[in-house]
Context: one part of a larger RNA
């Protein structure tokens, strides 16, 4: 390289969201002949090479013939199929109206409950913890009780096998901005499309900078236990951080461990979520189609097996990206980016 994979065996990148080149790409009809094809001509040294005869005793060498050298140039002609180029067309694409549904997202306001902590009132010897203690607290009045009062964070019930988003994710409540998606009409545009190397954006939760802010909770720490020992598991305390703004960091079992886009290929359940049509009714999710999700079986097929099974791991085309025994190692060296921590690209020698 080829060939074969990549859910779980090495292999799908966190998202591939936007999109460059770059690969590919609906329906029809003229046309050009580049790609294919066919035929003529040239050309394709020589030696190698293959076959076949000959010369050195034989071979290796050597000599001759033929054939190959699968090409490469030009005329010349073609049906298709790709491709240039015009022109059309609506089923891919988009827009446009009209409605739906949502923890999509960003910013202000703002509410109860509940942890804390202060003040004041009642009371008065315990309280909190544990497997049993014990360090904590508490006669300078705790613990419980009621009143106010501060502040910080998270949002109980609904709540779901639910919903939305490209993924990470998103949940009291209200306004404002704003982003996508589903249905329905088939009104407009007329291939405008898919993919996407680089690159740009996005990106839990710890971590880092500067300022804030700190009620719980809590790495580091200190104490009290356990124990052989306890640098833990358990318990009293905690301090960074958890929060909030504004730059960074860019990893995660970032998972459906499944890339993405189209098509096609049985069906079955439901208190399952959002539309639309018919039908029946006082009326409704009685019932019937059909579109879009999102679950649970499950033919065919497919897998090593598990299981997947119209949401495909099933049949097929496109385009990226990534694997090629284990360890050495996701390491060293560079190189890039970061303040740092470190990321990101990424070996081999050596064993077996």
């Nucleotide at each position: 390289u080829g060939g074969g994979g990549c859910g779980u065996a090495a292999a799908g990148a966190g998202a591939u969201g936007c999109g460059u080149a770059g690969g590919u790409g609906g329906u029809u009809c003229a046309c050009c002949a580049a790609g294919c094809a066919a035929a003529g001509c040239a050309u394709g040294a020589a030696a190698u090479c293959a076959u076949g005869a000959g010369g050195c005793u034989c071979a290796a060498c050597c000599u001759c013939a033929u054939g190959a050298c699968u090409g490469u140039g030009c005329u010349u002609u073609g049906a298709a199929c790709u491709g240039a180029u015009g022109a059309a067309c609506u089923u891919g694409a988009g827009c446009a109206u009209g409605a739906u549904a949502g923890a999509g997202g960003u910013a202000a306001c703002u509410g109860g409950a509940a942890u804390u902590c202060c003040u004041u009132g009642u009371g008065u010897a315990g309280g909190a913890g544990u497997g049993a203690a014990a360090u904590c607290c508490g006669u300078a009045g705790a613990u419980a009780u009621a009143a106010g009062g501060a502040g910080g964070a998270a949002c109980a019930c609904c709540a779901a096998u639910g919903g939305c988003g490209a993924a990470g994710g998103c949940a009291g409540g209200u306004u404002a901005c704003u982003g996508g998606a589903u249905c329905a009409u088939u009104g407009c545009u007329g291939a405008c499309a898919c993919u996407g190397a680089g690159g740009c954006u996005c990106g839990a939760a710890a971590g880092c900078g500067u300022g804030g802010g700190g009620a719980g909770c809590g790495a580091a720490c200190g104490g009290g236990a356990u124990u052989a020992g306890a640098u833990a598991c358990c318990c009293c305390g905690g301090u960074a951080g958890u929060c909030c703004a504004c730059g960074c960091c860019g990893u995660a079992a970032a998972c459906g461990a499944u890339g993405a886009a189209c098509a096609c290929u049985a069906g079955c359940u439901g208190u399952u979520u959002g539309g639309a049509g018919g039908u029946a009714u006082c009326g409704a999710c009685c019932c019937c189609u059909u579109c879009a999700g999102a679950a649970g079986c499950g033919a065919a097929g497919c897998u090593a097996a598990c299981g997947c099974g119209u949401u495909a791991a099933g049949u097929g085309u496109u385009c990226c990206g990534c694997c090629u025994g284990a360890g050495u190692a996701g390491u060293a060296c560079g190189a890039u980016c970061g303040c740092a921590a470190g990321a990101u690209u990424a070996a081999a020698a050596c064993u077996c």
Small-subunit ribosomal RNA, central domain from a metagenome, 352 nucleotides, folded computationally. The RNAcentral record of the full RNA draws on SILVA. Its mean pLDDT, the model's own confidence on a scale to 100, is 81.